[in-house]
Molecule: SAM riboswitch aptamer (S box leader)
Organism: Planomicrobium stackebrandtii
RNA sequence: CUCUUAUCAAGAGUGGCGGAGGGAUAGGCCCUGUGAUGCCCGGCAACCAACAGACGUUUUUGUCUGGAAAGGUGCUAAUUCCUACAGAACUGAUCGACAGGUUCUGACAGAUAAGAG
Numbered sequence: 001c002u003c004u005u006a007u008c009a010a011g012a013g014u015g016g017c018g019g020a021g022g023g024a025u026a027g028g029c030c031c032u033g034u035g036a037u038g039c040c041c042g043g044c045a046a047c048c049a050a051c052a053g054a055c056g057u058u059u060u061u062g063u064c065u066g067g068a069a070a071g072g073u074g075c076u077a078a079u080u081c082c083u084a085c086a087g088a089a090c091u092g093a094u095c096g097a098c099a100g101g102u103u104c105u106g107a108c109a110g111a112u113a114a115g116a117g
Stems, first nucleotide, its partner, number of pairs: 001117008013041001015040003021031003025084004042076003047072002051066006080109001085106007
């Protein structure tokens, strides 16, 4: 870097250092010298590992549940901040129809974990 699977509406600081940008991309909308990004500490969560129980398998081992969390990660403004593509319903709306708008669903993209190449 590519692929696979799972998750993404909850949660988490009035701390220290340091000094200018940050929220992936584009548009919007925001955060920010009342101190951003980053680093340290603290915290949150529970993906993997570990532990206990149940079930299944000839075995290797697999699945589910639970509590803990001192191990490996992750996260710690706003739903992944919102929208990007497609569809449905409502609206537009009136004889019929468009643009536009609202809500919902699915995909794409992205993030994280675990595994494979």